[in-house]
RNA sequence: UGAGCAGGCUGGACAGUCGCGGGCGAAGGGGGAAACCCCCCGUCUGAGGAAAGUCCGGGCUUCAGAGGGCGAGGAUAACGGCUAACCGCCGCCGGGGGCGACCCCAGGGAAAGUGCAACAGAGAGAUACCGCCGGGCUUGCCCGGUAAGGAUGGAAAGGCGAGGUAAGAGCUCACCGGCGCGGGGGAGACCCCGUGGCCCUGUAAACCCUAUCCGAAGCAACACCGUGGAGGGACACACAGCGCGGCCCGCGCGUCCCGUGGAGGUGGCGUGAGCCGGACGGCAACGUCCGGCCAAGAUAGAUGACUGUCCACGACAGAACCCGGCUUACAGGCCUGGUCACACA
Numbered sequence: 001u002g003a004g005c006a007g008g009c010u011g012g013a014c015a016g017u018c019g020c021g022g023g024c025g026a027a028g029g030g031g032g033a034a035a036c037c038c039c040c041c042g043u044c045u046g047a048g049g050a051a052a053g054u055c056c057g058g059g060c061u062u063c064a065g066a067g068g069g070c071g072a073g074g075a076u077a078a079c080g081g082c083u084a085a086c087c088g089c090c091g092c093c094g095g096g097g098g099c100g101a102c103c104c105c106a107g108g109g110a111a112a113g114u115g116c117a118a119c120a121g122a123g124a125g126a127u128a129c130c131g132c133c134g135g136g137c138u139u140g141c142c143c144g145g146u147a148a149g150g151a152u153g154g155a156a157a158g159g160c161g162a163g164g165u166a167a168g169a170g171c172u173c174a175c176c177g178g179c180g181c182g183g184g185g186g187a188g189a190c191c192c193c194g195u196g197g198c199c200c201u202g203u204a205a206a207c208c209c210u211a212u213c214c215g216a217a218g219c220a221a222c223a224c225c226g227u228g229g230a231g232g233g234a235c236a237c238a239c240a241g242c243g244c245g246g247c248c249c250g251c252g253c254g255u256c257c258c259g260u261g262g263a264g265g266u267g268g269c270g271u272g273a274g275c276c277g278g279a280c281g282g283c284a285a286c287g288u289c290c291g292g293c294c295a296a297g298a299u300a301g302a303u304g305a306c307u308g309u310c311c312a313c314g315a316c317a318g319a320a321c322c323c324g325g326c327u328u329a330c331a332g333g334c335c336u337g338g339u340c341a342c343a344c345a
Stems, first nucleotide, its partner, number of pairs: 001341003005337006012310007020046006028039004048316001052327002055325005060218004073214005079091004093107001094105004108209002113207002115203003129150002131146007158176002161173003177199002179196007222267004229260001231258005241253004274293008311314001
């Protein structure tokens, strides 16, 4: 210098004016039967890294259960950690890819059982079609041996070479792969060494087996207030009581309580597995301690518009109960640490 890898940050800036949501403060005004709400003034504050998909895990709420067991159904799947928990994260193992930094993996069990393996093919744990070899003869057929060769297929007797043989075959041997046994290392998955010809087809995103976990529905959950209305109760038939703004006349009407809960209103609703900084422990995920901070909360739903200046001219997108993850979308810019190639010193 070029190429490539991993991780992190940012997501137009500044100023002014007007408008809108929310918190707090102070005095008033208004609406409503009430609960409660609104207006005016000041001040502070007002989207995201994904607010998204709603795919996992939890908090919270109501209902069910209320202790234990069995079964059904579902989810997950190497190993060791982390976490409130997880199908998440970190580390590690095994396999695959890359020269490398590094990346990817639906990664339990097929020697527990059952099923399935279309078509082709003789045959898909069952096998001899062709070929090869031996024998028999009626000379192109029969019997036997054989998985080395051909053919079929995704898959055909562990692979490959040598010996051996009538021809062949782990029949024997070397190397490689798997499995069993023994020894060693490791916390473990697993790895290394030795040994035994033991060689057992694939499929569990087929049933199944093993281990662990799981009650259902969701903030339009749910809780509270609640004029009217359904229901129940008490007291009354009046010279009483209530309403028509205070009183008289006049006119009208049974009154009160319990309780359910429609409209409407309020809570749930943001102090939380919180954020930032530092120290310590740990390879890391993460944890402990100390200090500081409070940062949208609407309900038809605010977070915007205009003007000016500037630049590299601005992507994907937008809260709706909350939190931890995953996945998906994303213009441009910045930073850090490895790798490879070439050149120079």

Bacterial RNase P class A from Candidatus Acutalibacter stercorigallinarum, 345 nucleotides, folded computationally. A source record names the gene rnpB. The sequence is in RNAcentral, with records from ENA.